Predicted 3D model of a 72-nucleotide RNA (transfer RNA) from a Puniceicoccales bacterium. The prediction has a mean pLDDT of 81. Rfam family: tRNA. It is annotated as a transfer RNA. Rfam's curators write: Transfer RNA (tRNA) molecules are approximately 80 nucleotides in length. The sequence was found in a public genome assembly.
RNA sequence: GCUCCCGUAGUUCAAUGGAUAGAACAUCGGUCUCCGGAACCGACGAUCCGGGUUCGAGUCCCGGCAGGAGCG
Numbered sequence: 001g002c003u004c005c006c007g008u009a010g011u012u013c014a015a016u017g018g019a020u021a022g023a024a025c026a027u028c029g030g031u032c033u034c035c036g037g038a039a040c041c042g043a044c045g046a047u048c049c050g051g052g053u054u055c056g057a058g059u060c061c062c063g064g065c066a067g068g069a070g071c072g
Stems, first nucleotide, its partner, number of pairs: 001071005007065001010025004018055001027043005048064005
C1' cells in the first nucleotide's frame, strides 16, 4: 500500500428498516441481617464521527477515525 471483518451502557452480548434500543455482570439505593455476604426489589447508564437513501436508520450506502486478520 491492497483486501476482508468489527465498532451499541463501566464490561460481555442482543436488537426483520418500524414498540420506550433490551439482557447479564458491575455500580448505587432499598428490604433482610447485630454487622457484612447471599437472596429479592428498584435506579443509573449506550448506538465511534460526518454526510446520504428512506415516511422511518443501531441496521442500508459513501467518506473519515479506531481496533483485528490476511496479502505484498